[in-house]
RNA sequence: GAUUCAGUUUUCUAGGGUUCCGCAGACAACCGGUUUGGUCUGGUCCGAGAGAAAACACUUUGCUUAUGCAAAGAUACACGGACGGAUAAAAACCUGGGAGAU
Numbered sequence: 001g002a003u004u005c006a007g008u009u010u011u012c013u014a015g016g017g018u019u020c021c022g023c024a025g026a027c028a029a030c031c032g033g034u035u036u037g038g039u040c041u042g043g044u045c046c047g048a049g050a051g052a053a054a055a056c057a058c059u060u061u062g063c064u065u066a067u068g069c070a071a072a073g074a075u076a077c078a079c080g081g082a083c084g085g086a087u088a089a090a091a092a093c094c095u096g097g098g099a100g101a102u
Stems, first nucleotide, its partner, number of pairs: 007056006015046002020043002022040001023037005058073006077097001079100001084094002
């Protein structure tokens, strides 16, 4: 000095906690109440650059020209903290393909 062109969205997963629900305990006593617990499997919830899928976007060609339709193609590689931040809270979230390492 380089590895910074390699996109967007949605759904999901690994993972994550505890607002709400449920569950468990205590209290209360009919109000579906109050409170504690995530050292509760869970539903809701958060959720990957280095996890998955789909759609769109991209490139080429053909047709058509209204900027659309169809077909094909490409989407490689990727070790990685801590502090800090958001939310109720935490995290493989953000910081961040960052620092660093190689």
This is a predicted structure of a 102-nucleotide RNA (Guanidine-I riboswitch aptamer) from Paenisporosarcina sp. TG20.
The coordinates come from a structure-prediction model, not an experiment, and the mean pLDDT is 76.
The organism belongs to Paenisporosarcina, within Bacteria.
The model forms 96% of the base pairs in the Rfam consensus.
It matches the Rfam family "Guanidine-I riboswitch aptamer". Rfam's curators write: This family represents a conserved RNA structure found upstream of the ykkC and yxkD genes in Bacillus subtilis and related genes in other bacteria. The function of this family is unclear although it has been suggested that it may function to switch on efflux pumps and detoxification systems in response to harmful environmental molecules.